[in-house]
Source information:
Model confidence (mean pLDDT): 90 of 100. Predicted 3D model of a 350-nucleotide part of an RNA (small-subunit ribosomal RNA, central domain) from an uncultured Verrucomicrobiota bacterium. Its Rfam family is "Bacterial small subunit ribosomal RNA".
Context: one part of a larger RNA
């Protein structure tokens, strides 16, 4: 380079926005970039291929032909592609109305529980385990009642329910704010899809500075268990977990399934909307759009399975794979306060 692939065998980038690039709806006209056809010139000879001939044959050699798939010039063609111009509305978008939602940010408020403090009642245990002990308790614990303080999380509702690009989002109220969906018209007129670099977001842990610290709890201490027990169990407990500001940029960041569009038998739930019918009716029923599940047909698949939310049938663009180990390592570079992240080999070996 060509080919074959990427749910589980190696392989989908964590996610989005978007630059260059690639690709791109319908109609008409022009042009003639690509494209196609003809002609001319050139494409050295030798070689390869074909035919005939010469060495007794062959190798070898000679003659002729073909080929040289290319390039240039020129004459044409106009379907497709490009370009230019004009138009269209089925893609895309805007406006109007409507309901749904743990979507985001900030502020305020609330109750249950836990721990602590104070006070009352009350007395000898409490706690914990497989059993114990460490631990707490006559300086009055545990239990119980009242008051107060603090921090963190929001039971029920709660649902293979909802929202978000992903990470993720769950008490209540308010303010600001993003997106999706449905209905019916009007408008713009291809404004689109993808996206190397780039930019932004990105759980937990970790880092820096300042707060906060109830519960939990790496490290650490003690008690058990055990042959030992640097563990599992128990009692404590520091970072951390929480808030503000700034870094880090990784996860089994998973649907292990890139994004967009089109097409291809069905059944049954559920969430949001619209219409119809029946109406007392917001129920049931029928139709339809969007989402989210289960089962399953054809097809696909090595099988498992998947199956209109495809892993089916196609198109466009991006990312990635190419035997195991060495190794996601070394070196170099970029980024980072650091931890480290990203990029990424080879020797050797099976």
């Nucleotide at each position: 380079c060509u080919g074959g692939g990427c749910g589980u065998a190696a392989a989908g980038g964590g996610u989005g926005c978007g630059u260059a690039g690639g690709c791109g709806g319908c109609u008409u006209u022009g042009u003639g970039u690509g494209u196609c056809a003809g002609a001319u010139g050139u494409g050295a000879a030798a070689g390869c291929c074909c035919a005939u001939g010469g060495c007794u044959c062959a190798a070898c050699c000679a003659u002729g032909g073909a080929a040289c798939u290319g390039c240039a010039u020129u004459u044409g063609a106009a379907a497709c592609u490009g370009c230019a111009a004009a138009g269209c509305u089925a893609g895309a978008g805007u406006a109007u109305c409507g309901g749904a939602g743990a979507g985001g940010u900030a502020g305020a408020u609330g109750g249950a529980a836990u721990u602590c403090u104070u006070a009352g009642u009350g007395u000898a245990g409490c706690g914990g385990u497989g059993a114990a002990a460490u631990g707490c308790g006559u300086a009055g614990a545990u239990a119980u009642u009242a008051a107060g303080a603090a921090g963190a999380a929001c039971a029920c509702c709660a649902g293979c329910g909802g929202c978000g690009a992903a990470a993720g989002c769950g008490a209540u109220c308010u303010a600001c704010u993003g997106g999706a969906c449905g209905a019916a018209u009007a408008c713009u007129g291809a404004c689109g899809c993808u996206g190397a670099g780039g930019c932004a977001c990105g759980a937990a842990a970790g880092c820096c500075a300042g707060g906060g610290g109830a519960g939990c709890g790496a490290a650490g201490a003690g008690g058990a268990u055990u042959a030992g027990a640097u563990a599992c169990c128990c009692u404590c407990g520091u970072a951390g977990u929480c808030c503000u500001g700034g870094c880090c940029a990784u996860a089994a960041a998973c649907g292990g399934u890139g994004u967009a569009c089109a097409c291809u038998u069905g059944g049954u739930g559920u969430g949001g909307g619209a219409g119809g019918a029946u109406u007392u009716a917001a129920c049931c029923c029928c139709u339809u759009c969007c989402g989210u599940g289960c089962c399953g047909g054809a097809g696909c698949a090595a099988a498992c399975g998947u199956g209109u939310u495809a892993a089916g049938u196609g198109u466009a663009c991006c990312g990635c794979c190419u035997g195991g180990g060495g190794a996601g390592u070394a070196c170099g570079g970029u980024c980072g306060c650091a931890a480290g992240a990203c990029u990424a080999a080879a020797a050797c070996u099976c």